[in-house]
RNA sequence: GAUAGAGGUGCGUCUUUUAUCAGUACCCGCCGGGAUCGCGACAGGGCGAGCAGAAGGGCGGGAAAAGGAAACGACGCCGAAGGGACGCCAUUGACCUGUACAAGGCGUUUCUGGGCCUGCUGAGAAGAUCACCAGGACUGUCGCCGGUCGGCGGAGCGCUGUC
Numbered sequence: 001g002a003u004a005g006a007g008g009u010g011c012g013u014c015u016u017u018u019a020u021c022a023g024u025a026c027c028c029g030c031c032g033g034g035a036u037c038g039c040g041a042c043a044g045g046g047c048g049a050g051c052a053g054a055a056g057g058g059c060g061g062g063a064a065a066a067g068g069a070a071a072c073g074a075c076g077c078c079g080a081a082g083g084g085a086c087g088c089c090a091u092u093g094a095c096c097u098g099u100a101c102a103a104g105g106c107g108u109u110u111c112u113g114g115g116c117c118u119g120c121u122g123a124g125a126a127g128a129u130c131a132c133c134a135g136g137a138c139u140g141u142c143g144c145c146g147g148u149c150g151g152c153g154g155a156g157c158g159c160u161g162u163c
Base pairs, nucleotide, nucleotide: 001163002162003161004160005159008078010077011076012075013074014073016071017070018069026062027061028060029059030058031057036049037048038047039046041099042098043097044096045095081112082111083110084109085108086107087106088105089104091103092102093101113139114138116136117135118134119133121131122130123129141154142153143152144151145150146149
């Protein structure tokens, strides 16, 4: 240098199914109400609805979806993958422009061996779950010390086998 592997509730992606979302959004009818309301946020413009009754409220009828989650399966894998910062794309967010925010893709750099538990914070409809950080025990790997199982320490740009 090449090649093949190991860690295990191992990592990531996709389809399907199921519950939740939720008797919610939304639609219709009636009551009351009495001038505004809608087009993701803000501003400007534009469009639409509205005294032939807007917003918000009550009753009745009908009634979702997406994201997130679980399970089976399939695929790709062991920096698998995930996070932070910066830059670019001008793609998306139910009319146009601008601003902001969020999501998405790419690049550079940096952090994390791995899963689990606890706690703070944030996201989320959520007591589900996810993410950062901190702590805890466990586990794999290498080094050192003791010696059969312990102690201390390091990090995956590592470790092991073969050529």